[in-house]
Source information:
A computed fold for a 350-nucleotide part of an RNA from an uncultured bacterium, annotated as small-subunit ribosomal RNA, central domain.
Context: one part of a larger RNA
RNA sequence: UUGGGCGUAAAGCGUACGUAGGCGGCUUAUCAAGUCUGGGGUUAAAGGCCACAGCUUAACUGUGGAAAGGCCUUGGAAACUGGUGAGCUGGAGUGAGGUAGGGGUUGCGGGAAUUCCCGGUGUAGCGGUGAAAUGCGUAGAUAUCGGGAAGAACACCUGAGGCGAAAGCGCGCGACUGGGCCUUAACUGACGCUGAGGUACGAAAGCUAGGGGAGCGAAUGGGAUUAGAUACCCCAGUAGUCCUAGCCGUAAACGAUGGACACUAGAUGUUGCCCGUAUCGACCCGGGCAGUGUCGUAGCUAACGCGUUAAGUGUCCCGCCUGGGGAGUACGCACGCAAGUGUGAAACUC
Repeated sequence: UUGGGCGUAAAGCGUACGUAGGCGGCUUAUCAAGUCUGGGGUUAAAGGCCACAGCUUAACUGUGGAAAGGCCUUGGAAACUGGUGAGCUGGAGUGAGGUAGGGGUUGCGGGAAUUCCCGGUGUAGCGGUGAAAUGCGUAGAUAUCGGGAAGAACACCUGAGGCGAAAGCGCGCGACUGGGCCUUAACUGACGCUGAGGUACGAAAGCUAGGGGAGCGAAUGGGAUUAGAUACCCCAGUAGUCCUAGCCGUAAACGAUGGACACUAGAUGUUGCCCGUAUCGACCCGGGCAGUGUCGUAGCUAACGCGUUAAGUGUCCCGCCUGGGGAGUACGCACGCAAGUGUGAAACUC
């Protein structure tokens, strides 16, 4: 490269925004670049193909002929792709009216629990385990009552429930702010999809500076266990966990399933909204749209399973894979304070 693939065999970038590019709705006119078609030119000879001929035949050689394809040029066609003009509303967006939500940032407030401090009651134990011991306690602990301080996290509500692009988001109230969904059909009139590079966001741990430090707790010390025990269990406990500003840029960042659109049986739960029926009204019941689950038809799949939230049937765009080890290593480059991250081989070997 051709072909085949990417849920679990190798393979979907962690997620989004977006540049170039690729691809792109309906009607109409026009151009004729792509496309189709006619003519002309050229595409040396040799070689190949076809026919005939010459060596007795063949190989070999000679003569003649033709085609395909390419390029240039000229005439024509106009369905499709493309360019240009005009228009349309179904895609997309805006408006109007509603609406749910732990979406984000920030300020203020709250109670339970925990630990510590002060005081009261009270006395010999407490704690911990498989059993113990280290540890705490007559300098009065544990328990209990009252008062105070601090930090962190928010029980019940809580749900196969909600929101967010993902990471993620859960006490209450306020301020600022992003997105979604439903109804309507007033407006714009293809403004769309994807997206190499690029940019932004991105759990935890880690790093820098300054704060903070209740509980928990790598490291570390001690007690046990054990043949040993650099562990599992216990008693302590530093970094960290928290806040502010900045860095890091990874993950089983998972649905191990890229995004968009269209099409293809149903059943049942649940969340938000709308309409109908009913009603005094809210429910109930029926229908629609959007989300989120379970089961399942056709179909797909190696099987497991997937199955209108597809892994079915198609179109478009991107990313990625090509035997195991060596190796996500070496080297180079870029980024980073560092840790390291991104990109990413080969020899050799099976």